[in-house]
Molecule: transfer RNA
Organism: Anaerolineales bacterium
């Protein structure tokens, strides 16, 4: 150069057009319980890479672009 694949709270992942103003673990914050700690119980915060398009509706489809992974191809 061409191709494919991935991008979602701090961290790991659900998500396959509507059930998700996105949901679970862990991690953080507060209560509670304990004489004190851990452990436990509830509750809070916390993200769909940017942008465009399709649709009545897109985190999901499609196109651009940025980042990572991979493949092929060129290397006189």
């Nucleotide at each position: 150069g061409c191709c494919c694949c991935c991008a979602u709270c701090g961290u790991c992942u659900a998500g396959c057009g509507g059930c998700c103003c996105a949901g679970g673990a862990c991690g953080g914050g507060g209560c509670c319980c304990u004489c004190u700690c851990a452990a436990g119980g509830c509750c809070c915060a916390a993200a769909c890479a940017g942008g465009g398009g399709u649709u009545c509706g897109a985190g999901u489809c499609c196109c651009c672009u940025u980042g990572g992974g991979g493949g092929c191809a060129c290397c006189a």